Predicted 3D model of a 694-nucleotide part of an RNA (large-subunit ribosomal RNA, domain II) from a Candidatus Omnitrophota bacterium. It matches the Rfam family "Bacterial large subunit ribosomal RNA". Its family is annotated with structural constituent of ribosome and ribosome in the Gene Ontology. Model confidence (mean pLDDT): 86 of 100.
Context: one part of a larger RNA
């Protein structure tokens, strides 16, 4: 890992609700006892319980009573009349282990120091080599104390290094040879050394040269057994089928925030019923949002005018005065701003009325829930950076709990809500060259593969307009020629001659020519432009709007529009007519739910079952309700079945909406099935499930 078997809402008591049955203003026995065909049944037993009357704390009174001084008022009751009780079943709750498995822990009583920590007693062990303390002897020196030298001597938590003990480095090992090792390099090796044997100290306790270390592979409190099925608001798991309806992720409160309670939203039952609910139209309302406005307030804020106050400068002995390109209140003018401004002010929304439509959709009471982490998109806002697949609200939708078609793929986007069947039809979104179902026509645009990802900004890209100017009295571009004179204008300057800079920018001759557009020179010179003539012969130039393109454009494994491929498109815009396209709609057949009508049967008169027809339905998680299948056992029944072959096993194109049920053949070799009921150790692909097998 696979297969098989086992594996989770049970039981008791009490309560509430619903259903069924008995009796009914009553209902009912419990223990006990008696009998019998004795795991049980029948009878007896009226103690007790519930109901028939309430009010009051109670005494007590009573259709009333309590409060009260009260005959008042008020509270709770009564009235017309009524329904209970016992058992069983189902559902839920409470108390119990209470659907199952799962803690970390806590407490009690014991067992452990054969491992290890420390201690006690008694034993054992440490090759070899080195160094050479004190002391002593001798010699020399010295007055002496003593010093020096040579010998001798053999100290040391001394040195090197085996055994022994330890464990620094590296490698290997890492389902190991080994639940701590091997090899190698190391450290200590006469000491606070190592070691044998025997003994002592223990669980909030021991021991500890102290690491929370060690106390038998276990230690921030050992191990064993018990309390014990501890407790867990947490995680996991929770077993057959079909039918109907179908949520929530919100509010309030919470030592509360991943839990709970009440409400909201779901379901089932019963009830009664009114213009109750929903939608639309019309009408009537209140509002202060969007917008707008701001001599209509409050606040903000720019410029100017006007002008208090202040600053600066000046006059002045003082008083006082003058000027002001400075700051500036109030006022005025112009322009402007506001969630916490409003002289104004919508659309929606909300409330009510009337009418219409609508299968009561509404409401009340009661049983059972689940939900309290929501997500995205669009719109209106707050926070943030007008960041986030961000966060917090509001409104709507979708997902959640929703399949199908489209968006290549893609919970939340677009279309559309799946009862079943069909090799039928029409459409939606989206599409129609091929992959891949389905296309053509007309007119434009684009040349960038733009389409097929992006901005500020930039550009004689290109198409369509608008305005203005010039032009056969010859424009624009090109070519030929001219482009002069006073004058080298004045100033400045070393120089300044159109052309460093400053000022002025006139006049003349002209077809025209600036006191000069640029290059150039030290300054001149030189080239050129404006401007004019000639040549040529038809459009030219400027500004601006719109359409489609261009640049701007760099990312990490190989590119790409989904791919191929596409250019009067298979791109973009406009128009037209077709077609394809979904589980949508339609058609045909079938199943089923609710309700209505009708017919038949049954009836305990409530209704139930069946046939036909009409109408409306049948996506679904949590969850509510309904109807069934199967397993084991028991009772009754079939005077069932079975060696002429039971159960079980294997196989098969049969039946049923499904859980499932037959039939036949083979196998098997002795039990077992249908129907009607009852009872439950009653259904497994999931629990790192348990056990077994492979």
């Nucleotide at each position: 890992a696979c297969c098989a078997a086992c594996g989770a809402g049970u039981u008791a008591u009490u309560a509430u609700a619903u259903g069924u049955u008995g009796c009914a203003a009553g209902c009912u026995u419990a223990a006990g006892c008696u009998c019998c065909u004795c795991u049980g049944g029948a009878g007896u037993g009226u103690a007790g319980g519930c109901g028939u009357a309430g009010g009051g704390a109670a005494a007590c009174c009573g259709a009333g009573u309590c409060u009260g001084a009260a005959u008042a008022g008020g509270g709770c009751g009564a009235c017309c009349a009524u329904a209970g009780u016992a058992a069983c079943a189902u559902a839920u709750a409470a108390u119990a282990g209470a659907c199952c498995c799962g803690a970390a822990a806590c407490c009690a009583u014991g067992u452990g120091a054969u491992c290890u920590a420390c201690c006690c007693a008694u034993g054992g062990c440490c090759a070899g080599g080195u160094u050479g303390a004190a002391g002593c002897u001798u010699a020399u020196c010295g007055a002496a104390a003593g010093a020096u030298a040579a010998g001798u001597g053999g100290a040391g938590g001394a040195c090197c290094g085996a055994a022994c003990g330890c464990a620094u480095u590296a490698u290997c090992g890492u389902u190991g040879a080994a639940a701590a090792g091997a090899u190698u390099c190391g450290c200590g090796a006469u000491g606070a050394g190592c070691u044998g044997u025997g003994g002592g100290u223990c669980g909030g306790a021991g021991u500890g040269a102290a690491a929370g270390g060690c106390u038998a592979g276990u230690c921030a409190a050992a191990c064993a057994u018990g309390g014990c099925a501890a407790u867990u608001g947490c995680u996991g798991g929770u077993u057959c089928u079909c039918c109907c309806c179908g949520a929530a992720a919100u509010a309030g409160u919470u030592c509360u925030a991943g839990g709970a309670c009440u409400a909201g939203c779901u379901u089932c039952a019963a009830g009664g019923a009114a213009u109750u609910g929903a939608u639309a139209a019309u009408c009537a309302g209140g509002g202060g949002u969007a917008g707008a406005g701001u001599u209509a307030c409050u606040g903000a804020a720019u410029a100017g005018a006007c002008u208090a106050g202040g600053g600066g400068c000046c006059c002045u002995a003082c008083c006082g005065g003058g000027c002001u390109g400075c700051c500036a209140a109030a006022u005025c003018u112009a322009a402007c701003c506001a969630a916490a401004c409003u002289c104004c002010g919508a659309a929606u929304a909300c409330u009510g009325a009337u009418u219409a439509u609508u299968u009561u959709a509404u409401c009340u009471u009661g049983g059972a829930a689940g939900u309290c982490a929501g997500a995205g998109u669009a719109u209106g806002a707050g926070g943030g950076c007008u960041a986030a697949g961000c966060u917090u609200c509001a409104u709507a939708c979708u997902c959640g709990a929703g399949a199908g078609g489209g968006a290549a793929a893609c919970a939340g986007c677009c279309c559309a809500g799946a009862c079943c069947a069909u090799c039928a039809a029409c459409u939606a979104a989206g599409g129609u060259c091929c992959c891949a179902a389905a296309u053509a026509u007309a007119g434009a645009c684009u040349a960038a593969g733009u389409g097929g990802u992006a901005a500020a900004g930039g550009a004689a890209g290109u198409g369509a307009g608008a305005u203005c100017a010039c032009a056969u009295a010859g424009a624009c571009a090109g070519c030929c020629g001219g482009g002069a004179u006073g004058u080298u204008g004045g100033c400045u300057u070393a120089g300044a001659g159109g052309c460093a800079g400053c000022c002025a920018u006139c006049a003349u001759u002209u077809a025209a020519a600036g006191a000069g557009u640029g290059c150039g020179u030290a300054a001149c010179a030189g080239c050129u432009c404006a401007c004019c003539g000639g040549u040529c012969g038809a459009g030219u130039g400027a500004u601006u709007u719109c359409g489609c393109g261009c640049c701007g454009a760099a990312a990490a494994u190989g590119a790409u529009c989904g791919g191929g491929g596409c250019u009067c498109a298979a791109g973009u815009c406009u128009a037209u007519a077709a077609c394809c396209g979904a589980a949508g709609u339609u058609a045909u057949g079938g199943c089923u739910u609710u309700u209505c009508g009708u017919c038949g049967c049954a009836u305990g008169c409530g209704u139930g079952c069946g046939g036909c027809g009409g109408a409306a339905g049948g996506g679904g998680u949590a969850g509510g309700g309904g109807a069934g299948c199967g397993u084991a056992g028991u009772g009754c029944u079939a005077a069932g079945c079975g060696u002429u072959g039971a159960a079980g096993g294997c196989a098969u194109a049969c039946c049923g909406a499904g859980a499932g049920g037959a039939a036949u053949g083979c196998u098997g070799g002795a039990g077992u099935u249908g129907g009607c009921a009852c009872u439950a150790g009653u259904g497994a692909u999931a629990c790192u499930g348990u056990u077994g097998g492979u």
Taxonomically the source falls in Candidatus Omnitrophota (Bacteria, Pseudomonadati). The full RNA is in RNAcentral, with records from ENA.